[in-house]
Context: one part of a larger RNA
């Protein structure tokens, strides 16, 4: 763990081991208007424009490679430990330089027309940008091996100013630089069983040239050589995710790999690449296959081993719950938005731990039960009775204990910065405000012993004995064995023993 009987409370944990079987429904990845142009609505107005606010889809950017799940495959392309060289790295940090010039293009949204049952399109017109492209420059980087060649960029917000990036600040962008952290690669050692698996291999082993990669390399390719592995177990077959650890033990060992943490692999099955710093990508794309749904029959749509939940399988395993308050993550200048990660609650004696089911007095040793040699013995201080207590549960009251750190607004001061100022930053003060859990925990009060004990065993091993029934029958049994008329061994009663909200059985391991 499950099953049987039983069951008061709490805390902390754990909860599909089987079909990596199939899945209805909802949710699980978004965000940015301080990159961009629109549309709609509101406010304002006599009306329009402008200004301001809100909403919506779209272009663009970042994220979506994290987080979450599962263990099918994998016996070494894995893991653990230890070394190493031929590499890359978005965001973050350090340092340096730049951010110039004129433009242009495509095209979403949109409008008009139009195909289709739908999914989804097509044509024409026309538009912006931190989209895409051109030119210039090159501190720098790369190539060349000798003099040169190649490679960039994007703005936006706030303020100053009469005005123009004209200037400043902030934040971006480009090229380099060193780090941090991450990733890829190589080597050594270790890592289950079978020899009723003894030979295996042909890009196989190596050399040269080339290609390819971020990078070494038969990684790929051409030519050449004929090697390479193997009884220190190759190859083949079976089984299996690995580790930190967990269980057990005096230890050595043995067994296991739930939860938590690290790594790996996978995402209906099998292939493939695209985008990107990073994927050959669980909730992206393409192809094929099986299955499911749909269709107007031409075609379309789908992938819970995310969280719940359903069917199925099974001895067996939970809610279609709450909240982003905290921690963390993504985006954003910020406010903030999102987050089935997470934090909480619900269910289950599944486990561990704690508490309770009352305490004291109480012999007429009551009644009843059982037993008896009929006197008694035993149940048994047990009950009743008297006195007391109220944990927990119940009911009521009150309950901003902590989990809250922050955030916003206003004011003051200071330093930085600047030509000057604003914004931004820091400190202080004042005000406002944020808790799912939860009206929960803890507290106080009310009333009453009041609401709370079972399960297995009693022949020996093994703690605990008698009576009745049964009569090798019915039955028991872990082993030895009991039962055929006086059964402490079967079944009932009484009594006893053990453990106790559990007890026993079965299964498994040391």
């Nucleotide at each position: 763990a499950a099953c049987g009987c039983u069951g008061g409370c709490g805390a902390c944990a754990a909860g599909c081991u089987u079909a990596a079987c199939a899945c209805a429904u909802g949710c699980a990845a978004g965000u940015u208007g301080u990159g961009c142009g629109a549309a709609u609505u509101u406010u304002u107005u006599a009306a329009a424009a402008a200004c301001a606010a809100a909403u919506u889809a779209g272009c663009a950017g970042c994220a979506a490679a994290c987080g979450g799940g599962u263990g099918a495959g994998u016996a070494a392309u894995a893991u653990a430990c230890a070394a190493g060289a031929a590499u890359c790295u978005g965001c973050c940090u350090u340092u340096u330089a730049g951010u110039a010039u004129u433009u242009g293009a495509a095209a979403a949204g949109u409008a008009u027309a139009u195909a289709g049952a739908a999914a989804u399109g097509u044509a024409u017109a026309g538009u912006a940008a931190u989209u895409c492209a051109a030119u210039a420059u090159a501190u720098a980087u790369c190539c060349u091996a000798a003099u040169g060649g190649a490679u960039a960029a994007a703005g936006u917000a706030u303020g100053g100013g009469a005005a123009u990036g004209c200037c400043a600040u902030a934040u971006g962008c480009u090229a380099a630089u060193a780090g941090a952290a991450g990733a890829g690669c190589u080597u050594g050692u270790a890592u289950c069983g079978a020899a009723u698996u003894a030979g295996u291999u042909a890009g196989u082993u190596g050399u040269u040239g080339a290609a390819g990669u971020a990078a070494a390399g038969a990684u790929u390719u051409a030519a050449c050589a004929a090697g390479a592995c193997u009884a220190u177990a190759a190859u083949u077959c079976g089984u299996a995710g690995u580790u930190g650890a967990u269980c057990u033990u005096a230890g050595a060992g043995g067994a296991u790999g739930a939860a938590c943490a690290a790594c790996c692999a996978c995402a209906u099955u099998g292939g493939g690449a695209c985008u990107g710093a990073g994927a050959c990508a669980c909730g992206g794309c393409c192809c094929a296959a099986a299955c499911u749904u749909u269709u107007a029959a031409g075609g379309a749509a789908g992938g819970c081993a995310g969280c719940a939940g359903u069917g199925g399988g099974g001895a067996a395993u939970a809610u279609u719950g709450g909240a982003c308050a905290a921690u963390g993550a993504g985006c954003g200048a910020a406010a903030g938005c999102u987050u089935g990660a997470u934090c909480c609650a619900g269910c289950u004696a599944u486990g561990u731990c704690g508490c309770g089911u009352g305490u004291g007095u109480g012999a007429a040793g009551a009644a009843g039960g059982c037993u008896u040699u009929a006197g008694g013995g035993u149940u048994g201080u047990a009950a009743a009775a008297c006195a007391c207590u109220u944990u927990c549960a119940a009911c009521a009251a009150a309950g901003a204990a902590a989990g809250a750190a922050g955030a916003a607004a206003a004011a003051a001061u200071a330093a930085u910065a600047u030509a000057a100022a604003a914004a931004a930053u820091a400190u202080u003060u004042u005000u406002u405000u944020u808790g799912a859990c939860g009206g929960u925990a803890a507290u106080u009060g009310u009333a009453a012993a009041a609401g709370a004990a079972g399960c297995a065993c009693c022949g020996g091993c093994u703690a605990a004995c008698u009576u009745c029934g049964u009569g090798c029958c019915a039955g028991c049994a872990g082993c030895c064995g009991c039962g055929g008329u006086a059964a402490u061994a079967c079944g009932g009663g009484g009594g006893g023993u053990g453990c106790a909200a559990g007890c026993g059985u079965u299964a498994a391991u040391c």

Model confidence (mean pLDDT): 80 of 100. Predicted 3D model of a 510-nucleotide part of an RNA (small-subunit ribosomal RNA, 5' domain) from Candidatus Carsonella ruddii. NCBI's taxonomy places the organism under Bacteria, Pseudomonadati, Pseudomonadota, Gammaproteobacteria, Candidatus Carsonella. Rfam family: Bacterial small subunit ribosomal RNA. Gene Ontology terms of the family: structural constituent of ribosome and ribosome. The RNAcentral record of the full RNA draws on Greengenes.